[in-house]
RNA sequence: AUGUUAUCAAGAAAGGCGGAGGGAAUAGACCCGAAGAAGCCUUAGCAACCCUUAAGCAAUUAAGAAGGUGCUAAAUUCUACUUGAAAUGCAAUUCAUUUAUUGCAUUCGGAUAGAUAACUC
Numbered sequence: 001a002u003g004u005u006a007u008c009a010a011g012a013a014a015g016g017c018g019g020a021g022g023g024a025a026u027a028g029a030c031c032c033g034a035a036g037a038a039g040c041c042u043u044a045g046c047a048a049c050c051c052u053u054a055a056g057c058a059a060u061u062a063a064g065a066a067g068g069u070g071c072u073a074a075a076u077u078c079u080a081c082u083u084g085a086a087a088u089g090c091a092a093u094u095c096a097u098u099u100a101u102u103g104c105a106u107u108c109g110g111a112u113a114g115a116u117a118a119c120u121c
Stems, first nucleotide, its partner, number of pairs: 003119006013043005021032003026080004044072003049068002051064005076113001081110002084108001086107008
């Protein structure tokens, strides 16, 4: 680097070195940063993917944390895309009315992209 599956609104920081950037990429917004960014190291913690133990034919369930990863500002910081059998509101048109159609906004959902894990080529 390829693909598959699962998860991504919870949770968890101190110290040392370092010295100006950082929040993945593009654009915009909004934040963090000399009261010290990125990066590296140490210790601590969170979580429970792999894992361990017990039950079970199995699916799975419960407990655990020694080990392999991961993570420890803000929802993956927010927005971007949408022929969605979705909800609400507003407007226009239509209709005597009910209604119907279209557009816009918000919410929810989905897609794309990304991150992490396990497996895989």

SAM riboswitch aptamer (S box leader) from uncultured Psychroserpens sp., 121 nucleotides, folded computationally. The model forms 94% of the base pairs in the Rfam consensus. The source organism's lineage runs through Bacteria, Pseudomonadati, Bacteroidota, Flavobacteriia and Psychroserpens. Its Rfam family is "SAM riboswitch aptamer (S box leader)". Rfam links the family to the GO term regulation of gene expression.